Record summary:
This is a predicted structure of a 103-nucleotide RNA (SAM riboswitch aptamer (S box leader)) from an Anaerolineae bacterium. The coordinates come from a structure-prediction model, not an experiment, and the mean pLDDT is 85.

RNA sequence: UCCUCAUCAUGAGCGGUGGAGGGACCGGCCCGUCGAAACCGCGGCAACCUCUGGGCAACUGGAAGGUGCCAAGUCCGGCAGAAUGCUUUCUGAGAGAUGAGGG
Numbered sequence: 001u002c003c004u005c006a007u008c009a010u011g012a013g014c015g016g017u018g019g020a021g022g023g024a025c026c027g028g029c030c031c032g033u034c035g036a037a038a039c040c041g042c043g044g045c046a047a048c049c050u051c052u053g054g055g056c057a058a059c060u061g062g063a064a065g066g067u068g069c070c071a072a073g074u075c076c077g078g079c080a081g082a083a084u085g086c087u088u089u090c091u092g093a094g095a096g097a098u099g100a101g102g103g
Stems, first nucleotide, its partner, number of pairs: 001103008013042005021031003025078004043070003048066002050062002053059001074095001079092005
């Protein structure tokens, strides 16, 4: 960097350093000097890998280890379709994120 599969309405924050940005992209709409990003410490959530039990399949239980995550549904929309009280709702795709496997 690419491919495949699975999941994405739940959940979980304080402190230190740091000083203006951040929420992938674009448009919105938000968050931010009552302190953004980033890094560090500690804490937590979840349960993909993993561990236990199991007719080893459904499933049950755990959380030591490998990741991940801890504003807002993946913050909302961005393409197609359906319904509609004409502005909203819903479904699917795309894009993205995370994990596992592979090139």